Large-subunit ribosomal RNA, domain I from a Victivallaceae bacterium, 549 nucleotides, folded computationally. The organism belongs to Victivallaceae, within Bacteria.

[in-house]
Context: one part of a larger RNA
RNA sequence: GGCACAUGAUGAAUGUCUUGGCACUGACAGGCGAAGAAGGACGUGGCAAGCUGCGAAAAGCUUCGGGGAGUCGCACACAGACUUUGAUCCGGAGAUAUCCGAAUGGGGAAACCCGGCACCGGUAAUGCGGUGUCACCGGUCACUGAAUACAUAGGUGACGCGGGGCGAUACGUAGGGAAGUGAAACAUCUCAGUACCUACAGGAAAAGAAAUCAACCGAUAUUCCGCUAGUAGUGGCGAGCGAAAGCGGAAAAGCCUAAACCGUCCGGUUUACCGGGCGGGGUUGCGGGACUCUUACACGGUACGGUAAAUGGUUAGCAGAGCGCUUUGGAAAGAGCGGCCAUAGAGGGUGACAGCCCCGUAAGCGAAAACUAUUUCCGGCUAUAGAGUAUCCCAAGUAGGGCGGUGCACGUGAAACUCCGUCUGAAUCUGGGGAGACCACUCUCCAAGGCUAAAUACUAGUCAGUGACCGAUAGUGAACAAGUACCAUGAGGGAAAGAUGAAAAAGAACCCCGGGAGGGGAGUUAAAAGAACCUGAAAUCAUGUGUCU
Numbered sequence: 001g002g003c004a005c006a007u008g009a010u011g012a013a014u015g016u017c018u019u020g021g022c023a024c025u026g027a028c029a030g031g032c033g034a035a036g037a038a039g040g041a042c043g044u045g046g047c048a049a050g051c052u053g054c055g056a057a058a059a060g061c062u063u064c065g066g067g068g069a070g071u072c073g074c075a076c077a078c079a080g081a082c083u084u085u086g087a088u089c090c091g092g093a094g095a096u097a098u099c100c101g102a103a104u105g106g107g108g109a110a111a112c113c114c115g116g117c118a119c120c121g122g123u124a125a126u127g128c129g130g131u132g133u134c135a136c137c138g139g140u141c142a143c144u145g146a147a148u149a150c151a152u153a154g155g156u157g158a159c160g161c162g163g164g165g166c167g168a169u170a171c172g173u174a175g176g177g178a179a180g181u182g183a184a185a186c187a188u189c190u191c192a193g194u195a196c197c198u199a200c201a202g203g204a205a206a207a208g209a210a211a212u213c214a215a216c217c218g219a220u221a222u223u224c225c226g227c228u229a230g231u232a233g234u235g236g237c238g239a240g241c242g243a244a245a246g247c248g249g250a251a252a253a254g255c256c257u258a259a260a261c262c263g264u265c266c267g268g269u270u271u272a273c274c275g276g277g278c279g280g281g282g283u284u285g286c287g288g289g290a291c292u293c294u295u296a297c298a299c300g301g302u303a304c305g306g307u308a309a310a311u312g313g314u315u316a317g318c319a320g321a322g323c324g325c326u327u328u329g330g331a332a333a334g335a336g337c338g339g340c341c342a343u344a345g346a347g348g349g350u351g352a353c354a355g356c357c358c359c360g361u362a363a364g365c366g367a368a369a370a371c372u373a374u375u376u377c378c379g380g381c382u383a384u385a386g387a388g389u390a391u392c393c394c395a396a397g398u399a400g401g402g403c404g405g406u407g408c409a410c411g412u413g414a415a416a417c418u419c420c421g422u423c424u425g426a427a428u429c430u431g432g433g434g435a436g437a438c439c440a441c442u443c444u445c446c447a448a449g450g451c452u453a454a455a456u457a458c459u460a461g462u463c464a465g466u467g468a469c470c471g472a473u474a475g476u477g478a479a480c481a482a483g484u485a486c487c488a489u490g491a492g493g494g495a496a497a498g499a500u501g502a503a504a505a506a507g508a509a510c511c512c513c514g515g516g517a518g519g520g521g522a523g524u525u526a527a528a529a530g531a532a533c534c535u536g537a538a539a540u541c542a543u544g545u546g547u548c549u
Base pairs, nucleotide, nucleotide: 001548002547003546004545005544006543007542008541009540015534016499017498020470021469022467023466024465025464026463027462028461029459030458031166032165039100040099041098042055043054044053046078050074051073061094062093063092064091065090066089070082071081072080105114106113107112115134116133117132118131119130120129121128136163137162138161139159140158141157142156143155144154171202172200173199174198175197176196182189186236212219213218223250224249225248226247227246233241234240254451255450256449257395261280262279263278264277265276266275267274268273285429287394288393289392290391291388292387293386294385300382301381302380304379305378306377308376309375310374311373312372313371314370315369317365318364323338324337325336326335327334339356340355341345347359348358349357400424401423402422403421404420405419407417410436431446432445433444434443435442486493487492507533510521511520512519513518
C1' cells in the first nucleotide's frame, strides 16, 4: 500500500407520517367603493425583531345573544393582571378607524408639503392647536341673466342625487383585430373573427314574443342539449369550411309604447292654424284601432312597492346510547374471559390496533339581533264583448333601387335574405314584406319603437363533502417569517427550508479532560431518540483486527 471484516465519523437516500396542496361534487354567494374601496405606509404589547390582530378609543371599546372555567394570539420565560358580580372565547349589531391610495382644498418624487372659509381653544396680541368644510363631470331645483323686447346661451348657489376606482388572466355583449400554421411552395382560401387591445355590464349576460318557418298539411317567442349530418351545400370544387327545416328533450310567459281621436297646459301666430308637455285612448294580421251604437265593470292577472303577517333558511350553539376484569408491555385501544348500545360500527384523538375513554356521529332541539327565501295580506298597476263601416290612423330620409363593401355554412355566383358607406327614394289595408335571380298564382307574415323570468356559461369567495390524486427533489413557486430571503436601475426573476420524546412539571444535577467546541463518566428515559435530535442506505474518511506483497 491492496483486499476483507468490525467499530465509528460524514452524509443524507429510503421507510413511516402530514399541518399543505391538486381535482371534482352539492349548497350558498356572485361583488366592494366619495358613509372613502381593493391594496399599502406608519404606528399599536410591561419587556416586542417577525407574523397575526387592531388604529392615537390602536393583540383592543360598547351592546345584545351563546357559553361556563379558566384567561392575557403565534410564543412553552419573567413580571404584573383579569375571572362564577360569569372572564378568555364564539356569533349579531354598533363605536373608533392616523397617513397614502379613485384620492377629491392646492401641490407632490404615494404614505409628504402648503392653504382658504366657519366655529372653538389658547395668547396682551400675532404665531399656534382642534373640529367641520372646500376636486371634477352629469342630473334636478332655485336665483340671476347678454347680443335682442319676450326668451335663450351663459353665470351663481343648493341637494344624505348619480358617476369616477378596485375585483377571478373566469363567464358576457359590443368596437377594433393579427401572424406562426394548413394548403406538403404560394397569392384567393385556411388558421379565425381565434389570440390580443379597448369600452361597458350582470349575477349571469346576450337573445326573445314573427314583416318567422313551412308547403297547400300545418307549426307558433327566445335560449340550451341530443339527433338530423359531416348530410344539403360551399370551396385555387384544392386544403378545407359546413348548415337548416323537421324530430326528441331541458325550460316555459308574456307585455308596454308611437299614431288616429278626446281633454288640458304652455309657446308661436299670417288667430280658421302649427309646435311642445301632461292625462285619457290604443297596440292588431281568421287585419286591428280611432269613430257611432249597444253591453260588462265581476271572476281574475301581476315580473312593481311594503318598518305587514306566517312559515322556513343563514350567521353562535344545546343535547346525544353503550365496558369491565386479567395478562404482556414504558404505555393497552393488543391478547384472554365475560358483557352492552346501535335511527349512532362516518371520522379523528387518546403512551401500540377503541362502536361502548374523549371529540364526535344518527335521530332531535335552538336565536336577543341582523340578513334572506316562499306564501299570504295590503297598496299600486292591469283587465269585457258585439254590431256598423262613409271617413281617419297603423312607426320615413324608412322600405326599396344604383354603386362599393359586409354578415349569413354560401369565396359574386343564377345569389335571394342581413347590415354598413354613398347617391337616390315609395306605399297606409284596393297597403306592405317573404316563400333563394325573376314573373304569375297561391300561401304566409306585418319592418322601420321598447321591455321580459326560467332552462345556458363561469368560479375569485363561503360551508359541507368526495378521490384506483401527491406525500416534502412529490403536491401550489410557497406544508416553515413565501411571492419571503436574495438577484435586477427597472419591467421582472425567485429559492432553500417539515419530523427529539408518550411526557421536556424528564432538555442531562454532579465529576473528569479541554481555553472553548466537544468528549468521557454519572443521571433521565421503554430506548439517547441528546436538541446539528424518527429511520439513518451509498459515495467518502478514520481506527482496529486478519491476510497478501